[in-house]
Context: one part of a larger RNA
RNA sequence: UGACGGGGGCCCGCACAAGCGGUGGAUUAUGUGGUUUAAUUCGAAGCAACGCGCAAUACCUUACCUGGCCUUGACAUCCUUCGGACCGCCCUGGAAACAGGGCUUUUCUUCGGAACCGGAGUGACAGGUGUUGCAUGGCUGUCGUCAGCUCGUGUCGUGAGAUGUUUGGUUAAGUCCAGCAACGAGCGCAACCCCUAUUCUUAGUUGCCAUCAUUAAGUUGGGCACUCUAGGGAGACUGCCGAUGUCAAAUCGGAGGAAGGUGGGGAUGACGUCAAGUCCUCAUGGCCCUUACGGCCAGGGCUACACACGUAAUACAAUGGAUAGUACAAAGAGCUGCGAACCUGCGAAGGGGAGCCAACCUCAAAAAACUGUCCUUAGUUCGGAUUGGAGUCUGCAACUCGACUCCAUGAAGCUGGAAUCGCUAGUAAUCGCAGAUCAGCAUGCUGCGGUGAAUACGUUCCCGGGCCUUGUACA
Numbered sequence: 001u002g003a004c005g006g007g008g009g010c011c012c013g014c015a016c017a018a019g020c021g022g023u024g025g026a027u028u029a030u031g032u033g034g035u036u037u038a039a040u041u042c043g044a045a046g047c048a049a050c051g052c053g054c055a056a057u058a059c060c061u062u063a064c065c066u067g068g069c070c071u072u073g074a075c076a077u078c079c080u081u082c083g084g085a086c087c088g089c090c091c092u093g094g095a096a097a098c099a100g101g102g103c104u105u106u107u108c109u110u111c112g113g114a115a116c117c118g119g120a121g122u123g124a125c126a127g128g129u130g131u132u133g134c135a136u137g138g139c140u141g142u143c144g145u146c147a148g149c150u151c152g153u154g155u156c157g158u159g160a161g162a163u164g165u166u167u168g169g170u171u172a173a174g175u176c177c178a179g180c181a182a183c184g185a186g187c188g189c190a191a192c193c194c195c196u197a198u199u200c201u202u203a204g205u206u207g208c209c210a211u212c213a214u215u216a217a218g219u220u221g222g223g224c225a226c227u228c229u230a231g232g233g234a235g236a237c238u239g240c241c242g243a244u245g246u247c248a249a250a251u252c253g254g255a256g257g258a259a260g261g262u263g264g265g266g267a268u269g270a271c272g273u274c275a276a277g278u279c280c281u282c283a284u285g286g287c288c289c290u291u292a293c294g295g296c297c298a299g300g301g302c303u304a305c306a307c308a309c310g311u312a313a314u315a316c317a318a319u320g321g322a323u324a325g326u327a328c329a330a331a332g333a334g335c336u337g338c339g340a341a342c343c344u345g346c347g348a349a350g351g352g353g354a355g356c357c358a359a360c361c362u363c364a365a366a367a368a369a370c371u372g373u374c375c376u377u378a379g380u381u382c383g384g385a386u387u388g389g390a391g392u393c394u395g396c397a398a399c400u401c402g403a404c405u406c407c408a409u410g411a412a413g414c415u416g417g418a419a420u421c422g423c424u425a426g427u428a429a430u431c432g433c434a435g436a437u438c439a440g441c442a443u444g445c446u447g448c449g450g451u452g453a454a455u456a457c458g459u460u461c462c463c464g465g466g467c468c469u470u471g472u473a474c475a
Stems, first nucleotide, its partner, number of pairs: 001475002003472003007469007015459002019423005026314008034305002042053002064300007073125001077124002079121006088103006106115003127289002130287003136283002138278003141274001143272001148187006154163003167178003193266004198234007207224003212221002237260001240254005316416001320375006332363003337356002342351003382413001387408007429451007
C1' cells in the first nucleotide's frame, strides 16, 4: 500500500421486511448428469454450465459409428506430357459413391500456338470440427450502469509511498458546494442519440369523415376540419413562489403545466478481476496425421432409459368447464411468397384462383372480457397423459424419427415437506397476436398489444456493494 475480520461508523440495492404470484409434489416438453450403446459427435460446470452454442437433429446438416470406395485428392497455385467433347443424354452392374460402355461433337489465331476443359504422370503441396483458450488475436460473460480508476506539476516523507481523491453538507452519481498544501487534467457519471407522453406547423394517398348528398358498407361524389402517418419546430430549466439551509450546494412544500425535479423506457459498460468462456464462427504460433486423424457414399446414431437435477408447459376446477351470440388491439410478414370470395369435407385439409412487390390485397379469427343457457362439488360435463383405429399435409423418403385432424380410450393429479425464486406500476399476475430459423416441425426464443392489482412501518437481522476508520502472526 492492499486484502481480510463472527471490529466500528455512514450509505445503497426486490438484500431483508410488507405484499402478490410461483418452483420444490403430478403428467408432459426440453437441457444436463449418470447408465447403456458399434456410435449415443463436441463444447459449456457455483452465482456468471444445465429451453446454453442449436434463430429448427427424418436425408442433408454431422463433426460420431458400421460397411463400401478414393489417394496430388471434394478445394488452391505451379511443372511435364497427351487429347479435343471432357459438357450433355442414354444403357449395364451397384445401396449409393463409383466402375464399364454407347450417342453427340469447342472458340480464337500472325497457323508457331493460345484460351477453355478433361485424362495421365511427377512432386512441390492441398486437407484436418486433430491437440494446446495455460502460446495468442478477435469476440463475449461477470463484479456492475457499481461510482469509481488514474495522471502532470507542486509539497511532505531517507524510502516504499502520501497529498490531491481526506473533512462538513448534498446527490442516483468522485453530483455539486464550502473548507483545506495543494493547483489543474484525463477515463468513467451526467448530457449529446433513439422510442414514448403534449402541442404547433408543412403535406393529404393507399389514411380520415365534422358539415352536404348517397350506399348494404367511407361505398361513391365531395372535403382535409378531426384521427392518423412522417418531416420540421415548441416544451421541463429547480425556470417561478414560500420554508429550511452557512449569504452555498441543495432539500421539502406549492403554483402553473400534457409532463416536475434523471418524466417513463432503450442504446451506451471506466481502470481492472476471474490464466473466466471460445483453437467446433473466423484468424493464428507450436505440436501431431499424410493410401489417413484427409476425401466420397449408403445405412444407423446425435431421439437410447432402473434413475437424479435444472428450466418450462398443462392442470388439480365454479373468480370454473361446456355451448350460442356479440365487441375492442398493437406490432409484424408476404413473389420459389401471402393467398380472398365461393364449392367439397365433422375436421386437419382439398379444389379454386380474385387481389397484392402492399397505410391499397392477404395472413387475420384477436383472446381473455360481455350477454343468455346447461353443469352443482363428484376424480366429475374437472384434468388431459397413454393407447387402439382411420386420415390430412410437407417432403426422393415420415420404420427407427415430423406436425396436425377425427372416433374411441380416458392415467397421475383434490394446491404440493425441508427448502427456494421473481416482482415496486401500466409493474406483478393473466389473455391472446406476430416474427426469426424454416420444405415440414415451437410448451423455446425475440417482439407486440388487451385486462390490470397488493404492499413498502422501516434498516435490527440475512446476502451483495461503496466510502472513512481500526486490528492483523496474510501478500

A computed fold for a 475-nucleotide part of an RNA from an uncultured bacterium, annotated as small-subunit ribosomal RNA, 3' major domain. Model confidence (mean pLDDT): 84 of 100.